[in-house]
Molecule: transfer RNA
Organism: Mollicutes bacterium
RNA sequence: GGGGCUAUAGCCAAACGGUAAGGCAAGGGACUGCAACUCCCUGAUUGUCGGUUCAAAUCCGGUUAGCCCCU
Numbered sequence: 001g002g003g004g005c006u007a008u009a010g011c012c013a014a015a016c017g018g019u020a021a022g023g024c025a026a027g028g029g030a031c032u033g034c035a036a037c038u039c040c041c042u043g044a045u046u047g048u049c050g051g052u053u054c055a056a057a058u059c060c061g062g063u064u065a066g067c068c069c070c071u
Stems, first nucleotide, its partner, number of pairs: 001070007010024003018054001026042005047063005
């Protein structure tokens, strides 16, 4: 220098164009003599900038970071 893969909540991790699942952790509440267990409630402008579309996590381009391959 060229190419490929990955990027979604504090952590793990779904979602092949139609309002972003679930688990753990965290906060609030119920229960309890106090706790534990259990139950209920709360949360994400999807790395970033732009484009296509009535509609984008998803498709296209640029860019950033990590990993890998070639030279």